Source information
A computed fold for a 310-nucleotide RNA from an uncultured Flavobacteriaceae bacterium, annotated as Bacterial RNase P class A. It was read from a public genome assembly, where an Rfam model found it. It matches the Rfam family "Bacterial RNase P class A". The family's RNA type in Rfam is ribozyme. Gene Ontology terms of the family: dimeric ribonuclease P complex, ribonuclease P activity and tRNA processing.
[in-house]
RNA sequence: GCAGUAAAUCGCCUUAUCGCUACGCUUUAAGCGCAGAGGAAAGUCCGAACACCAUAGUGCAGCAUAGUGGCUAACGGCCACCGGCCGAAAGGUUAGGAAAAGUGCAACAGAAAGAAUGUACAGGUUAAGCUGUAGUGAAACCAGGUAAACUCUAUGCGGUGCAAUGCCAUGUAUACCAGCGUUUAAGAGCGGCACGUUUUAUUGCUGGAGGGUAGGCAGCUAAAGUAUAUUGGCAACAAUAUAUUGAGAUAAAUGAUAAGGAUUACGCUUAAGCGUAAUACAGAAUUCGGCUUAUAGAUUUGCUAAAUUA
Numbered sequence: 001g002c003a004g005u006a007a008a009u010c011g012c013c014u015u016a017u018c019g020c021u022a023c024g025c026u027u028u029a030a031g032c033g034c035a036g037a038g039g040a041a042a043g044u045c046c047g048a049a050c051a052c053c054a055u056a057g058u059g060c061a062g063c064a065u066a067g068u069g070g071c072u073a074a075c076g077g078c079c080a081c082c083g084g085c086c087g088a089a090a091g092g093u094u095a096g097g098a099a100a101a102g103u104g105c106a107a108c109a110g111a112a113a114g115a116a117u118g119u120a121c122a123g124g125u126u127a128a129g130c131u132g133u134a135g136u137g138a139a140a141c142c143a144g145g146u147a148a149a150c151u152c153u154a155u156g157c158g159g160u161g162c163a164a165u166g167c168c169a170u171g172u173a174u175a176c177c178a179g180c181g182u183u184u185a186a187g188a189g190c191g192g193c194a195c196g197u198u199u200u201a202u203u204g205c206u207g208g209a210g211g212g213u214a215g216g217c218a219g220c221u222a223a224a225g226u227a228u229a230u231u232g233g234c235a236a237c238a239a240u241a242u243a244u245u246g247a248g249a250u251a252a253a254u255g256a257u258a259a260g261g262a263u264u265a266c267g268c269u270u271a272a273g274c275g276u277a278a279u280a281c282a283g284a285a286u287u288c289g290g291c292u293u294a295u296a297g298a299u300u301u302g303c304u305a306a307a308u309u310a
Base pairs, nucleotide, nucleotide: 003304004303005302006301007300008299009298010297012261013260014259015258016257017256018255020036021035023033024032025031026030038281042292043291045290046289047288048287049286050161051160052159053158057195058194059193060192062157063156064155065154066153067081068080069079070078071077082096083094084093085092086091097152098151102150103149104146105145119134120133121132122131123130165218166217167216168215174209176208177207178206179205180204187199188198189197190196225244226243227242228241229240230239231238232237262279263278264277265276266275267274268273
């Protein structure tokens, strides 16, 4: 010098004019102030908060996890240590329990791939792959390998989801008709099944006739929140103190235009500079903690040093 690796920040900026939405104030339908889409808002893959299902049992099946220890509200997440694999290294990755409980699988090559087999040479026997070596192959004497193959072991697991749910208003005509079934309980609820259990007569199922509504409000953003400092801890993280409140829309607002600038690429140019073009991935809808995927470009810091040059 080139390169590698780990972590982090920004991801267009400024001004002017007009426009949209929430909140507050006021001289009130207008004016003023102030605020308005992310690091992933995506995927809907996990976990929860919250709401409802009445009080949610036992067993089986099913699904998930799998070294040791810790963190967390919890997790299939994160941190540390150990082990395996990759890398020269810094680092990366890991579905990391059990192969004597059982079953299955391994092309080709090779004589033969396991209750299997005897190709070649040598030794040996009444006889005998009985013994040794070679050869093929990833693997060849009571063979090892493989469980993100089936399986076994240990641990764990209610459901539905803000289109949950609750309230108000409007309005009406209902057990009206028919049938079936049930009190020893059918039915309905309890993740699938079974048992069990609870509830029900103003019950349940099927069919018919008829009427009203599909409007508004809440849920809806103070959250296991964020920032800084101190202490403890290798760390993830925890405690304490101080400060702070950062969209709440509802067919769905958060924008458009103009000028200048910034960065990148290309061209002209010795250079300064000039010109052209472009500016990533992408948009809240109950909220939060994770994981996974997408991402033009710019910047900062730590670590590595095999090969190469002086």